Context: one part of a larger RNA
RNA sequence: GGACGAACGCUGGCGGCGUGCUUAACACAUGCAAGUCGAACGGUGAUGGCCAGCUUGCUGGUCUGAUCAGUGGCGAACGGGUGAGUAACACGUGAGCAACCUGCCCCAGACUCUGGAAUAACCAUGGGAAACGAUGGCUAAUACCGGAUACGAGACGUGCACGCAUGUGUGGCGUCUGGAAAGAUUUAUCGGUCUGGGAUGGGCUCGCGGCCUAUCAGCUUGUUGGUGGGGUAGUGGCCUACCAAGGCGACGACGGGUAGCCGGCCUGAGAGGGCGACCGGCCACACUGGGACUGAGAUACGGCCCAGACUCCUACGGGAGGCAGCAGUGGGGAAUAUUGCACAAUGGGCGCAAGCCUGAUGCAGCGACGCCGCGUGAGGGAUGACGGCCUUCGGGUUGUAAACCUCUUUCAGCAGGGAAGAAGCGCAAGUGACGGUACCUGCAGAAGAAGCGCCGGCUAACUACGUGCCAGCAGCCGCGGUAAUACGUAGGGCGCAAGCGUUGUCC
Numbered sequence: 001g002g003a004c005g006a007a008c009g010c011u012g013g014c015g016g017c018g019u020g021c022u023u024a025a026c027a028c029a030u031g032c033a034a035g036u037c038g039a040a041c042g043g044u045g046a047u048g049g050c051c052a053g054c055u056u057g058c059u060g061g062u063c064u065g066a067u068c069a070g071u072g073g074c075g076a077a078c079g080g081g082u083g084a085g086u087a088a089c090a091c092g093u094g095a096g097c098a099a100c101c102u103g104c105c106c107c108a109g110a111c112u113c114u115g116g117a118a119u120a121a122c123c124a125u126g127g128g129a130a131a132c133g134a135u136g137g138c139u140a141a142u143a144c145c146g147g148a149u150a151c152g153a154g155a156c157g158u159g160c161a162c163g164c165a166u167g168u169g170u171g172g173c174g175u176c177u178g179g180a181a182a183g184a185u186u187u188a189u190c191g192g193u194c195u196g197g198g199a200u201g202g203g204c205u206c207g208c209g210g211c212c213u214a215u216c217a218g219c220u221u222g223u224u225g226g227u228g229g230g231g232u233a234g235u236g237g238c239c240u241a242c243c244a245a246g247g248c249g250a251c252g253a254c255g256g257g258u259a260g261c262c263g264g265c266c267u268g269a270g271a272g273g274g275c276g277a278c279c280g281g282c283c284a285c286a287c288u289g290g291g292a293c294u295g296a297g298a299u300a301c302g303g304c305c306c307a308g309a310c311u312c313c314u315a316c317g318g319g320a321g322g323c324a325g326c327a328g329u330g331g332g333g334a335a336u337a338u339u340g341c342a343c344a345a346u347g348g349g350c351g352c353a354a355g356c357c358u359g360a361u362g363c364a365g366c367g368a369c370g371c372c373g374c375g376u377g378a379g380g381g382a383u384g385a386c387g388g389c390c391u392u393c394g395g396g397u398u399g400u401a402a403a404c405c406u407c408u409u410u411c412a413g414c415a416g417g418g419a420a421g422a423a424g425c426g427c428a429a430g431u432g433a434c435g436g437u438a439c440c441u442g443c444a445g446a447a448g449a450a451g452c453g454c455c456g457g458c459u460a461a462c463u464a465c466g467u468g469c470c471a472g473c474a475g476c477c478g479c480g481g482u483a484a485u486a487c488g489u490a491g492g493g494c495g496c497a498a499g500c501g502u503u504g505u506c507c
Base pairs, nucleotide, nucleotide: 001507002506003505004504006503007502008501009500010499013374014373015372016371017370018369019367020366021332026330027329028328030327031326032325035074036073037072040071041070043068048063049062050061051060052059053058054057081285082284083283091209092208093207094206095205096204097203100202101201105198106197107196108195109194110193111192112191113147114146115145116144122137123136124135125134127132153177154176155175156174157173158172159170160169161168162167183190184189185188211257212256213255218248219247220246223245224244225243226242227241228240229239230238260282261281262280263279264275265274266273267272287308288307289306290305291304310321311320312319313318338364340363341362342361346360347358348357349356350355377407378406379405380404387398388397389396390395411448413443414442415441416440417439421434424431425430451496452495453494454493455492456477457476458475462491463490464489465488466487472479473478
């Protein structure tokens, strides 16, 4: 000198764009953050229409079907948060899988035949303070379970071609195996099953690379390898039985400390050094520890079970909870924001769609926290006014500065007009949170808008007074003991400027 997610002191006009718990992965009141589908299903049945009866305002029937809980499907594994753990194939990069999976989506082929038994909702009975649960009975499905069919699919044996070793591809034959929801709405679709391919997403393996410490020198028994078996989507000591005695290490094993990694960011001419906030990719975690279930996918933040700590409710028998989601509270701290608006846009989930949900997101609020831009007026104006300060008492300086004259009106203020962002969707009407915002026009008046640090040298800027090794200053050298350009105040000056200084950290 540059930089910062900064803090502190003094000061503070406006706007745009960013950015804001670095500390206690401390504890959390309250609200919201994941639902949706009636075009899968049985119920419930508001409202409205029609018809009938009549005691003119009720009853009955029928159509429509708002709503609601339940069965079922899809989603909830995404999106959002945090950085605790992790020195590891966690990450980056480059390869490999002839050892693998992939819902929804796309392409192609073949199909969608025929039956059955239940169960929630509901009704009844009774239990419990509650959370919730029991028994009996009824019922539906795109829920569940059989049977038929098999071009293809899988397993075994065999031929051919090829390769990179185990093998792979392809075609034929023989044996064995197993599947569907004619479901829905309304006339055109949306579905369903099997198989092959694609796309996307994932899984696994390996080469290389990136911290400190030897005041850590030896480490290891599922350890290293083999065989058989199990397990997995799949290879594998992943697991198990047996066998062998191996495997790693001064090219630093093992141990200890620290740490999420990267694209990048800061600095630097570069080499390098430091960092990993925001944004993007990957990983890990979700009160702490363990476990599996469901599922295409989790060993699952707002799912389940067990144990623990903590908090809450209780009728003492028993229950409920998990903000490292968005706001917000207490606490810690030098320190970090609103319990805001909207789904209008983008994106996501569900749905044929309309649409619903979405603290993702879009916006607004707060903070000079940062960067950038603008303003606080412009021109003229000497008798160099008054005042202040200094003075050799002549004057000098503040200083064209002010007053005064002539103008302008950015920004802020007031008034009028007023968007784009809207594509889609819907028969149509219509549909913008931001926002009456940006922007445009008009009006008034210089009107509302300057501070902070420094002035001994480094380093740009000097005098007076006060003080008298005191009070104090200080980044280093050093100032102060009676004329201090170094302390304090004043005048003046210098430097930056809505900021200026100080502190901290890095180069």
A computed fold for a 507-nucleotide part of an RNA from Cellulomonas xylanilytica, annotated as small-subunit ribosomal RNA, 5' domain. Model confidence (mean pLDDT): 83 of 100. NCBI's taxonomy places the organism under Bacteria, Bacillati, Micrococcales, Cellulomonadaceae, Cellulomonas. It matches the Rfam family "Bacterial small subunit ribosomal RNA".